[in-house]
RNA sequence: CUUAAUAAUGGGCAAACUUAUCGAAAGGUAAGGGCGCAAAGCCAUUGGGUCUAAGGGGAACACCUAUGACAGCCAGGUUGCAGCA
Repeated sequence: CUUAAUAAUGGGCAAACUUAUCGAAAGGUAAGGGCGCAAAGCCAUUGGGUCUAAGGGGAACACCUAUGACAGCCAGGUUGCAGCA
């Protein structure tokens, strides 16, 4: 330089649901649980999207609104493990 073959190991996280708790709610936290995930680690002051509506608006019980929430919605940033790649 070319051709062919081509795996893992050790692990990690934790959906729904249940119980307890915080919260107006969405949802969060802890324990159990095990749907799934090569980032299902982190960032909501990176952009979009989605959810809730206490308070406020409203004649209205309609409806609107984030200062609240979702990172396991998408894209993006950033960090990490393994490996022949």

Predicted 3D model of an 85-nucleotide RNA (c-di-GMP-I riboswitch aptamer) from a Sporomusaceae bacterium. The prediction has a mean pLDDT of 83. The model forms 95% of the base pairs in the Rfam consensus. It was read from a public genome assembly, where an Rfam model found it. It matches the Rfam family "c-di-GMP-I riboswitch aptamer". Its family is annotated with cyclic-di-GMP binding in the Gene Ontology. The organism belongs to Sporomusaceae, within Bacteria.